Annotation: Two RNAs folded together computationally: RNase P RNA and transfer RNA, 504 nucleotides in total. Its mean pLDDT, the model's own confidence on a scale to 100, is 76. Rfam match: Bacterial RNase P class A.
RNA sequence: CAGGCGGGCCGGACGGUCGCUGCCGGGGUGCCGCAGGGCUCACCGGGGGAGGAAAGUCCGAACUCCGCAGGGCAGUGUGCCGGAUAACGUCCGGGAUUCCAGCGUCAAGGCUGGAAGACGGCCAGUGCCACAGAGAAAAUACCGCCUUACCAGGAAACUGGCAGGGUAAGGGUGAAAAGGUGCGGUAAGAGCGCACCGCAUCUGCCGUAAGGCAGAUGGCAUGGUAAACCCCACACGGAGCAAGACCAAAUAGGCGGGGAGUCUGCCGUGCAAGCUUCGGUUUGCAUGGCAAGUUGCGUGUCGGCCCGGCGCGCCAAACUCGCGGGUAGGUUGCUGGAGCGCCGCAGUAAUGCGUCGCCUAGAGGAAUGACCGUCACUCUCCCUUACCGGAGAGUACAAAAUUCGGCUUACAGGUUCUCUUGCUGC
RNA sequence: CGGGACGUGGCGCAGCCUGGUUAGCGCGCCUGCUUUGGGAGCAGGAAGUCGGCGGUUCGAAUCCGCCCGUCCCGACCA
Numbered sequence: 001c002a003g004g005c006g007g008g009c010c011g012g013a014c015g016g017u018c019g020c021u022g023c024c025g026g027g028g029u030g031c032c033g034c035a036g037g038g039c040u041c042a043c044c045g046g047g048g049g050a051g052g053a054a055a056g057u058c059c060g061a062a063c064u065c066c067g068c069a070g071g072g073c074a075g076u077g078u079g080c081c082g083g084a085u086a087a088c089g090u091c092c093g094g095g096a097u098u099c100c101a102g103c104g105u106c107a108a109g110g111c112u113g114g115a116a117g118a119c120g121g122c123c124a125g126u127g128c129c130a131c132a133g134a135g136a137a138a139a140u141a142c143c144g145c146c147u148u149a150c151c152a153g154g155a156a157a158c159u160g161g162c163a164g165g166g167u168a169a170g171g172g173u174g175a176a177a178a179g180g181u182g183c184g185g186u187a188a189g190a191g192c193g194c195a196c197c198g199c200a201u202c203u204g205c206c207g208u209a210a211g212g213c214a215g216a217u218g219g220c221a222u223g224g225u226a227a228a229c230c231c232c233a234c235a236c237g238g239a240g241c242a243a244g245a246c247c248a249a250a251u252a253g254g255c256g257g258g259g260a261g262u263c264u265g266c267c268g269u270g271c272a273a274g275c276u277u278c279g280g281u282u283u284g285c286a287u288g289g290c291a292a293g294u295u296g297c298g299u300g301u302c303g304g305c306c307c308g309g310c311g312c313g314c315c316a317a318a319c320u321c322g323c324g325g326g327u328a329g330g331u332u333g334c335u336g337g338a339g340c341g342c343c344g345c346a347g348u349a350a351u352g353c354g355u356c357g358c359c360u361a362g363a364g365g366a367a368u369g370a371c372c373g374u375c376a377c378u379c380u381c382c383c384u385u386a387c388c389g390g391a392g393a394g395u396a397c398a399a400a401a402u403u404c405g406g407c408u409u410a411c412a413g414g415u416u417c418u419c420u421u422g423c424u425g426c
Numbered sequence: 427c428g429g430g431a432c433g434u435g436g437c438g439c440a441g442c443c444u445g446g447u448u449a450g451c452g453c454g455c456c457u458g459c460u461u462u463g464g465g466a467g468c469a470g471g472a473a474g475u476c477g478g479c480g481g482u483u484c485g486a487a488u489c490c491g492c493c494c495g496u497c498c499c500g501a502c503c504a
Base pairs, nucleotide, nucleotide: 001422002421003420004419006417007416008415009414010413012375013374014373015372016371017370018369020049021048023046024045025044026043028041030039031038032037051397055408056407058406059405060404061403062402063240064239065238066237070307071306072305073304075236076235077234078233079232080094081093082092083091084090095119097116098115099114100113101112102111103110120231121230125229126228127225128224129223142171143170144167145166146165147164148163150161151160152159153158179197180196181195182194183193184192198220199218200217201216202215203214204213205212206211244332245331246330247329254323255322256321257320258319264291265290266289267288268287269286270285271284272283273282274281275280296314297313298312299311300310301309325503326502327501339358340357341356343354344353345352346351376395377394378393379392380391381390382389427500428499429498430497431496432495433494436453437452438451439450446484455471456470457469458468459467477493478492479491480490481489
């Protein structure tokens, strides 16, 4: 200097003309009202008018309503440790792991730098591991290696066949073959023994913790899979500004379904049966009225269930579903807020606190646009040895709709930081 | 603006929850037989990036994440 991975910031500037849409002010037209005044229509002047993602709606909240929503189960989500925050699946710092590059080692472990991630637990349990392969989880003998007996050959060493035993070093299968490397050892082998490394358990030290370091013991038990069921810990009520509140207008203020099952006590009436001194009395059934519901039943609220709570009902409603009907208007919620900027302080940082300054769309079928000039950047062409110069084209992704904090996705170009590759110079 | 469902040959669907060897079913399409010819029938065949990309896993239509597309529902009054 050029290229690449990853991260941060910016994402055209200035001027003019014509428009669009709210707000404020002015004078006017028409309408309403007794009036202060209000509505409407254009005009003039002033001032405001998209984003880093406004997007996807994937998380978390504010706000509002629903029984202010208590407990359990189920369900859903999150998941190393510590911190930040209103909250979060976000952010910051740390740890371990994996990958890449370099160094180092016989090899592995290791050291340095960079990057990545949905990183609790399969030594709680259960399930699955197709095909291939001899064997797929306290496994396995196909080939191979070693060995014993017998048989055959051979002078012998040995070779071959058959039957049996040992062996997980080597081959082969597979995504995965039951610690790795080296030395010893052995008939051949094997943690069989040893060294280093890994692993497990224990102890000590350091650290808030995740974890790290050191030592001792154990010859290895513990293959993979939890974006498989599941276990553990923590969190979570539901719906969403078309939430909700107010005003106005209009209609058949309609119809149907669900709710809808009644229970207890007292009094009266009727019927039947038993007893009877024939006056009544007892029991059962049916029916009418009254009462208490602390208890009983039903039901609504809560949505998957249960309990508890509250409300309503016990002859009829609240509530709810469907059909039918009407309106399609206005106000509010609605933008000053977990707001933005500078500086200082605390903190490694995320962030917090304090002083000062600033006001930055609030429309509602939905505005924020078009053109011209100058400049900036990129590309192409012409001229030129080259620079300069000239001409043309282009400047992304995309746009508020209750509001915030994040994540994710899209994005021409510029700028900057870390790491890395190549070239050149000293 | 908010909420929900779906995407598998040309069309309509199953398989997905509980991952497995070659993804099925019906209609349609193609070829042959049959027929004078057509239809029906019989026999055979083709046609699939399972919407796209990435991840988990030995292995993904299926599990998870992010995008793309299609469809449906939601106004107020009484």